[in-house]
């Protein structure tokens, strides 16, 4: 000076002039005080709290999945570390248990995509036909790679070395894993954030939770009058009508407050302009029970460390 890792932080500040919601006062003219975010967002995951109800074990559902240590009620986070993959490096990234239990998938392209087979070549043969997987090309992935031997050609067929996989034994390490060795058949492909399987946890629903008052009707449940004529016909007789009437409990519709918080109810409130300084105030975004995560989204700035490249002393 250029690229760039990682870690933390700001994402507007002062004043002046007018707005909005809430809550208090009030001489009704105002005055005090309080009014979003790191994510208030996905609603993914856990909890507090509320109902149901007592959850012991089953099935179905869901979560979660390397190891050690610390935090935490749990989810999850923090320090180390193993392994695997990427980056020249700072460093990043991983649902990181199982694919030799089954089921299912795999575009294109290629002859074939799982199991069997063989387009082109190669060999063997007069053909028929039979051998072959080394040639050549696709494809994210082609049935172990390289070299000798072998063969009619081949070809783990044999050997040597490397990889892989299984299996024993030694060491090191809390551990997860590493290092060495030895045998084995010669190879068993890839995907489980397909679906399953395995191990652990987990009772359902969830502020439209849930409680609390409280008119009206249906239906109910108890007393009491009621064909001896209740109730009605505005008080009382009479007279007319002729089966219910009255009260109380319960029910809980409607409408309210609690749950609910110095933002907070209604789905709705939280802003505009001016000016100062400033390189400019310009991103994602808007509470809805309430708290811990996880995840995304986010213009611009700011701080500390670290890296690679150049080039100059």
């Nucleotide at each position: 000076g250029g690229a760039g890792c990682c870690a933390g932080c700001c994402g507007g500040g002062c004043g002046g002039c007018g707005g909005c919601c809430c809550c208090g006062g009030u001489u009704c003219g105002c005055c005090g005080g309080g009014g979003a975010g790191g994510a208030a967002a996905g609603u993914c995951c856990g909890g507090a709290c509320u109902u149901c109800g007592c959850a012991g074990g089953g099935c179905a559902c869901g979560g979660u999945g390397c190891c050690c240590c610390g935090g935490g009620c749990a989810a999850c986070c923090g320090g180390g570390g193993g392994c695997g993959g990427g980056g020249c490096g700072a460093c990043c990234c991983g649902a990181c248990g199982g694919a030799a239990a089954g089921u299912g998938c795999a575009a294109c392209a290629g002859a074939a995509a799982g199991c069997a087979g063989a387009c082109u070549g190669c060999c063997c043969g007069c053909a028929a036909g039979g051998g072959u997987g080394a040639u050549g090309g696709u494809g994210a992935a082609a049935c172990g790679g390289u070299g000798c031997g072998g063969u009619a050609a081949g070809a783990g067929c044999g050997c040597a070395c490397c990889a892989g996989c299984g299996u024993c034994c030694u060491g090191g390490g809390c551990g997860a894993c590493c290092a060495g060795g030895g045998c084995g058949g010669c190879u068993c492909g890839g995907c489980a954030a397909a679906c399953c399987c395995c191990a652990c946890c987990g009772g359902g629903a969830g502020c439209a939770a849930g409680g609390c008052c409280u008119a009206a009707u249906a239906g109910g449940g108890a007393g009491g009058c009621a064909g001896u004529g209740a109730c009605u016909c505005g008080g009382c007789c009479c007279g007319a009508c002729g089966a219910g009437c009255c009260u109380c409990c319960g029910g809980g519709u409607u409408g309210g407050c609690c749950g609910c918080g110095c933002a907070g109810a209604u789905a709705a409130a939280u802003c505009g302009u001016c000016g100062c300084a400033c390189a400019a105030a310009g991103a994602c975004a808007g509470a809805a029970u309430c708290c811990g995560g996880c995840u995304u989204a986010c213009a611009g700035g700011c701080u500390g460390g670290c890296u690679c490249c150049a080039c100059u002393c």
Molecule: Bacterial RNase P class A
Organism: Armatimonadota bacterium